[in-house]
RNA sequence: AGAGUUUGAUCCUGGCUCAGAACGAACGCUGGCGGCAUGCUUAACACAUGCAAGUCGAACGAGAAAGCUCUUUCGGGAGUGAGUACAGUGGCGCACGGGUGAGUAACACGUAGGUGAUCUACCUUUAGGUGGGGGAUAACUAGAAGAAAUUUUAGCUAAUACCGCAUAAUAACAACAAAUUUGAAAGUAGUUGUUCAAAGGGUGCCUCUAUACUAUGCACUUGCCAAAAGAUGAGCCUGCGGGGCAUUAGCUUGAUGGUGGGGUAAAGGCCUACCAAGGCAAUGAUAUCUAGCCGGAUUGAGAGAUUGAUCGGCCAUACUGGAACUGAGACACGGCCCAGACUCCUACGGGAGGCAGCAGUGGGGAAUAUUGCGCAAUGGGCGAAAGCCUGACGCAGCAAUGCCGCGUGAGUGAGGAAUGUUUUCGGAUUGUAAAGCUCUGUCAGGGUGGAAAAACGGCUUUUGGUCUAAUAGGCUUAGGUGUUGACGUUACUCACAGAAGAAGUACCGGCUAACUCCGUGCCAGCAGCCGCGGUAAUACGGAGGGUACAAGCGUUAAUCGGAAUUACUGGGCGUAAAGCGUACGUAGGCGGUUUGGUAAGUGGGCUGUGAAAUCCCUGGGCUUAACCUGGGAAUGGCAGUCCAAACUACUUGACUAGAGAUCAGCAGAGGGAGGUAGAAUUCCUGGUGUAGCGGUGAAAUGCGUAGUAGAGAUCAGAAAGAACACCGGUGGCGAAGGCGGCCUCCUGGGCUGUGUCUGACGCUGAGGUACGAAAGCGUGGGGAGCAAACAGGAUUAGAUACCCUGGUAGUCCACGCCGUAAACGAUGAGAACUAGCUGUUGUGGGAGUUGACCCUUGCAGCGUCGAAGCUAACGCAUUAAGCACUCCGCCUGGGGAGUACGGCCGCAAGGUUAAAACUCAAAGAAAUUGACGGGGGCCCGCACAAGCGGUGGAGCAUGUGGUUUAAUUCGAAGCAACGCGCAGAACCUUACCAAGGCUUGAAAUCCCGAGAAUCUGCCCGAAAAGGCGGAGUGCUCUUCGGAGAAUUCGGUGACAGGCGCUGCAUGGCUGUCGUCAGCUCGUGUCGUGAGAUGUUGGGUUAAGUCUCGCAACGAGCGCAACCCCUAUCAUUAGUUGCCAGCAUUAAGUUGGGCACUCUAAAGAGACUGCCUGGGUUAACCAGGAGGAAGGUGGGGACGACGUCAAGUCCUCAUGGCCCUUAUGUCCAGGGCUACACACGUAAUACAAUGGUAGGCACAGAGGGACGCGAACUCGCGAGGGGAAGCAAAUCUCAAAAAACCGAUCUCAGUCCGGAUUGGAGUCUGCAACUCGACUCCAUGAAGUUGGAAUCGCUAGUAAUCGUGGAUCAGCACGCCACGGUGAAUACGUUCCCGGGCCUUGUACACACCGCCCGUCACACCAUGGGAGUUGGUUUUACCUGAAGUCGUGGCCCUAACUGCUUGCAGAGGGGAGCGCCUACGGUCGGGUCGAUGACUGGGGUGAAGUCGUAACAAGGUAACC
Repeated sequence: AGAGUUUGAUCCUGGCUCAGAACGAACGCUGGCGGCAUGCUUAACACAUGCAAGUCGAACGAGAAAGCUCUUUCGGGAGUGAGUACAGUGGCGCACGGGUGAGUAACACGUAGGUGAUCUACCUUUAGGUGGGGGAUAACUAGAAGAAAUUUUAGCUAAUACCGCAUAAUAACAACAAAUUUGAAAGUAGUUGUUCAAAGGGUGCCUCUAUACUAUGCACUUGCCAAAAGAUGAGCCUGCGGGGCAUUAGCUUGAUGGUGGGGUAAAGGCCUACCAAGGCAAUGAUAUCUAGCCGGAUUGAGAGAUUGAUCGGCCAUACUGGAACUGAGACACGGCCCAGACUCCUACGGGAGGCAGCAGUGGGGAAUAUUGCGCAAUGGGCGAAAGCCUGACGCAGCAAUGCCGCGUGAGUGAGGAAUGUUUUCGGAUUGUAAAGCUCUGUCAGGGUGGAAAAACGGCUUUUGGUCUAAUAGGCUUAGGUGUUGACGUUACUCACAGAAGAAGUACCGGCUAACUCCGUGCCAGCAGCCGCGGUAAUACGGAGGGUACAAGCGUUAAUCGGAAUUACUGGGCGUAAAGCGUACGUAGGCGGUUUGGUAAGUGGGCUGUGAAAUCCCUGGGCUUAACCUGGGAAUGGCAGUCCAAACUACUUGACUAGAGAUCAGCAGAGGGAGGUAGAAUUCCUGGUGUAGCGGUGAAAUGCGUAGUAGAGAUCAGAAAGAACACCGGUGGCGAAGGCGGCCUCCUGGGCUGUGUCUGACGCUGAGGUACGAAAGCGUGGGGAGCAAACAGGAUUAGAUACCCUGGUAGUCCACGCCGUAAACGAUGAGAACUAGCUGUUGUGGGAGUUGACCCUUGCAGCGUCGAAGCUAACGCAUUAAGCACUCCGCCUGGGGAGUACGGCCGCAAGGUUAAAACUCAAAGAAAUUGACGGGGGCCCGCACAAGCGGUGGAGCAUGUGGUUUAAUUCGAAGCAACGCGCAGAACCUUACCAAGGCUUGAAAUCCCGAGAAUCUGCCCGAAAAGGCGGAGUGCUCUUCGGAGAAUUCGGUGACAGGCGCUGCAUGGCUGUCGUCAGCUCGUGUCGUGAGAUGUUGGGUUAAGUCUCGCAACGAGCGCAACCCCUAUCAUUAGUUGCCAGCAUUAAGUUGGGCACUCUAAAGAGACUGCCUGGGUUAACCAGGAGGAAGGUGGGGACGACGUCAAGUCCUCAUGGCCCUUAUGUCCAGGGCUACACACGUAAUACAAUGGUAGGCACAGAGGGACGCGAACUCGCGAGGGGAAGCAAAUCUCAAAAAACCGAUCUCAGUCCGGAUUGGAGUCUGCAACUCGACUCCAUGAAGUUGGAAUCGCUAGUAAUCGUGGAUCAGCACGCCACGGUGAAUACGUUCCCGGGCCUUGUACACACCGCCCGUCACACCAUGGGAGUUGGUUUUACCUGAAGUCGUGGCCCUAACUGCUUGCAGAGGGGAGCGCCUACGGUCGGGUCGAUGACUGGGGUGAAGUCGUAACAAGGUAACC
């Protein structure tokens, strides 16, 4: 620091996800040791049991028992225990320490201050006091009540308990205050008067005193009282700071202030009476939801964000609610009273309790420990002290919960062992890993030794000091002395033994380090995102191997980061989300030039504070580290004080450049009101006049005509309403919406020009107000045309549409609502700056002119293009989307949704404000390349057209489908499967079926044993197979035992074998677009990039063929050419070929010849080369000459990059899978030849351009030895016999046929046609039944030119005629090849099909056979409404009124004090009662938040449902608001 994911690819926007850190965690797997930390986040749920706050005899009275000893009259007594225990009065403590976070949005907390408005026990300091009396009471004793808790009566007694009196101030209260002090502010200081205290205890001594060996004295000590001060702690007040929601906008009646009174330690509406009319709030009051706050913690570069466990500070709280008492301090966790809920005891009358102390239990929960040891240390309470108490604390236990450290061995060791895994079978890997050898000995183990934490305090006839009269005594100092450890079998140390006891977890498709095999087969499963899995899964499961971390490793939850994805640092708004429809304007924000002043902001210095811990730096201590610890720094803040005055601000005075005013002109569909003109439409009236009009793609509905009539057309007249042609224009005006005949009136704004005036008066603008198209609504008018709804006619599968005929609201006017639009420049307003060219509107200046036009130069608008710059790109560009400023509005993934609920507005329609659950990993912008379009342009092709001949109809052949079958083997499927694989199924082929056999196999290699090989007979069987025999021994070497080669048989196992599956695992080969003209690359250039350019453009071509131009220049694969055949010529060569001349024959038969034909070698020839014209002086085109051939002469081979997962595993090869006495192999038989039917392709026909019979002529190219087979002969014939010749320019197949000649048939189902069937044969072959071909005789079916539709062909072509060959024993209407005869037509490119190039649109990219919308049906999910039902919370009013404070208290009680009349009165106190307040509770209502609810609304999601086809192309009616 980034990465993955939208696309075919790109760039941008934008969300989702990941890598990091961290945790009081939990879960899964695993687990050796130690140190240091941490450990109910949930039910502030309920709690059994034990412990957690006591102590003081040196404040006080009282005071046992057991035991032991002695004694005894045996009943007991005495002593000791012991002034002990238990308990009580009294003092101090219990308000600390410990727990928890429910409540609390608050002066609760933090920070900085104030207290001139306060208190403070214990402690310290200062200067004082501590005199003298009194009356009770608990304990105790004796009774009473009660189950108990407990209560009560009578009596006794003490105090540092209680109460008077005395004394007292720098205390308290009151008064005064002329001057003085303080300060912003005072009865603050000052003066005078009045009032209020106390308690003793301990120890020692006899110096003083005395009642004298003692204490009432003295001394010391410790208490006590009052006061002042300190310290500590606390109370109260204030500024500032830190949550959400405005779908919470108004709140408040002690509420805001004043006066009097009360109350408190203390200010104060804190409380009360009266008075006033306030107080808070958009800088967010009030309500509501959530929450303890902070130091800090986590993360982050920081700013921030999140958090508030452990430790520390503060607050709140103690079963729930309320209240007070005591006290220095509480409204009190282990106190009291009352009410409530719950639990327990009960004799039913009443009582008791409060773990959010430490352990522990139940419960809840994913989840959190021991009913431990000790007061040894630290700290706390009491005490003079010893000491006691202390679940604070110190330790231990449990838990890998976290952090840190250590170990599980080290070195060597290649036969690279074995095993495992894998393999291309060679190997590779596991792997120096192991074993082996040599070492070490941490930790754990059992054993030995063994610190520190211990200091106090105690004792002391040790020392010094101090108080004192003192050598008592106390205090203090320094010694001495004997002790005190829970942890603890401590830490640590030493020896011992032996590699011994100690490794897992996750991951391995990309992100992201790490790969193979097997299993599975869209199943099982995985998954953080993208996504894997449908038979070769590096993604599932296992294994081997590897990677990462390691006593842990993963997962999950939640946090920060990455995320500049809320943007202060640090984002945006033309098209991605985002500018309010427009203006005016309030608050607010911002604001021109200049003088002086102030010092709020601002800057600087100093001071205080910012607790400690934490973090950071630097030292130190545990072996190290974590951890602990010393010091420093830091703590960004707040407050105080001093200084400065540039800027902002405030204030004072001035200015004119902003803004405004005045004057003079100008343009304009600016607005409102009234009037008015003409054209047109329609209706009405009348005339003329006749059969149609109207409408459409075509029609129809409609209007009109056959009798009271007459449409349309035309003429004349009258009426009505609405809109204003031409001018008219990216012309004008207006803030926007919008505004258009003409005239008049009223009225707003703008621009230009020159002076003058005001003097910042300005800009923006949350709320607010006004205006605001169309449609719509209300009331009343109006209504010609147009026209939702509606009706009819068409179209259509349907047509609730598009088209047509009608037609009502509405459109128009007046008044009032509505308040929205793709209200758009999809661009807020203002003002400054930043190249230009050009057009136009309005208006000035200048030059010139008679004037106009024109030229030049300003200002204000409206446009086009364009530099810099900006932008993701498109594009914007002085009218900015540039560069900066001010203010406002708005955005934060898509959907749900601009929806629900609530509020506000509206008559309604609806508008405005505006969510969530849930769901997806995208949605989107711009541009690119393709593909596509019922988009456009150009061009080509037997593509159409023009022609010729067919197919589709018939029967037959053949192939396919289907059906059938034991099997009818398999493949091929639009073009590009179907006379295709098959260039030839009777057996074989053959892969199929049923039956019979074999199992190392029919064929291959290796090993062992035997026999040479080989030949042959018989039996059984359908054959294969099986059984029984016979003959026969060879070759090479030899150590003579034998061995070897070749071959056969038997055996064993490695293996063979498979036309079994997968052509979607493959190679190879092939088809197809298409012989279409295309497909690319290098370098350069352009673009952020995908890409573009080149390859586009003007011409031209069969052609990306060539040429010209051009940011391109070149090149490659294709095109063309090179190759073959063919057309012409010459040369060479003449046998088997040929024959002009010579000779010869029946015959080129032979001699001869090689001129010709022909054969077959190597050549020539054609190149737009020449001419004319056109064309850009080009390419090229048209015509011509010459030529055998002319513009590629004709034909063939040759098939670019690629497409179709095209075809083929059954040609072959091959990965993987499957079978192995069978899916292999052998054999005979059957089947592939079936047959209601459908399709394709051929051949034959339907006839006279013909048939039949006869005569007669002319080819080319091939084949031939298991062959072609002549002559001759037999047969009607197929063919038989026969055998010459020929491995072929020699022999043979072999006869060419159409044609031609004449004859016949004469339009018929025929002398056409030949299917079918019967009979008789021939040939091939082991074998023609299923199932061959051919021959002869006989038979003589359909068919008379073929519906819709459809195929081929442009010249030696179509058509037609025959010939040959491959395969092959035989079988050809098929296929391949050959020649003979030999046409017609093409105007042309509108249309159909296919293709090429350019361009355009696109929401397509599996690419239009695309994409995609809505209803309905089904399933699931969340949600709104809903008669209601139910719960929480809150609240007005009213009722009730526990305990308690306060007030009152005429009734009751009353020791201390007072008075005197001495038992009465008084003062004072207490109580009952009453009153105010008030908790719980109750009643009628209200608000708010949930839960639930028959039914209902829409929404979302869901491989293959229904109906249509709305959108994307001109999406077939342009789309959208």